[in-house]
RNA sequence: CGGGAUGUGGCGCAGUUGGUAGCGCACUACGUUCGGGACGUAGGGGUCGCGUGUUCAAGUCACGUCAUCCCGA
Numbered sequence: 001c002g003g004g005a006u007g008u009g010g011c012g013c014a015g016u017u018g019g020u021a022g023c024g025c026a027c028u029a030c031g032u033u034c035g036g037g038a039c040g041u042a043g044g045g046g047u048c049g050c051g052u053g054u055u056c057a058a059g060u061c062a063c064g065u066c067a068u069c070c071c072g073a
Stems, first nucleotide, its partner, number of pairs: 001072007010025004019056001027043005049065005
């Protein structure tokens, strides 16, 4: 320098044919217990790496860009 993959709550991941962003763990409160753990119930937290565009509508499509990883030179 060229090509490819990945990027989504604190962590690990899902998200179909564009249509209001979800799951597990973790966290908070309550119940249970002498207490802890475990279990149960409820709850909080992300605008989807960043920017622009297309569209009535974008995590999803297009272009650019950044980071990490892989391959090639």
The RNA shown here (transfer RNA) has 73 nucleotides and comes from a Bacteroidaceae bacterium. It was read from a public genome assembly. The prediction has a mean pLDDT of 81. Rfam family: tRNA. Rfam classes the family as a transfer RNA. Taxonomically the source falls in Bacteroidaceae (Bacteria, Pseudomonadati, Bacteroidia, Bacteroidales).